[in-house]
RNA sequence: GCCUAGAUAGCUCAGUUGGCUAGAGCACACGGUUCAUACCCGUGCGGUCGGUGGUUCGAAUCCACUUCUAGGCACCA
Numbered sequence: 001g002c003c004u005a006g007a008u009a010g011c012u013c014a015g016u017u018g019g020c021u022a023g024a025g026c027a028c029a030c031g032g033u034u035c036a037u038a039c040c041c042g043u044g045c046g047g048u049c050g051g052u053g054g055u056u057c058g059a060a061u062c063c064a065c066u067u068c069u070a071g072g073c074a075c076c077a
Base pairs, nucleotide, nucleotide: 001073002072003071004070005069006068007067010026011025012024013023019057028044029043030042031041032040050066051065052064053063054062
């Protein structure tokens, strides 16, 4: 330098032929339960989907540029 995959909640991830209010588990907070803690049950909190721009009535999803991560290839006097 080239190619491929990826970036969504504090963490691990799902979600694409563009459309209902963006979801799950864990974690956290509160309540229930218990003599108490844990387990378990219920409720809640939490993300403008890496960034910018574009297409569209409408974008996590499509397009362009760009940042970062992982892998591969090439070069390496």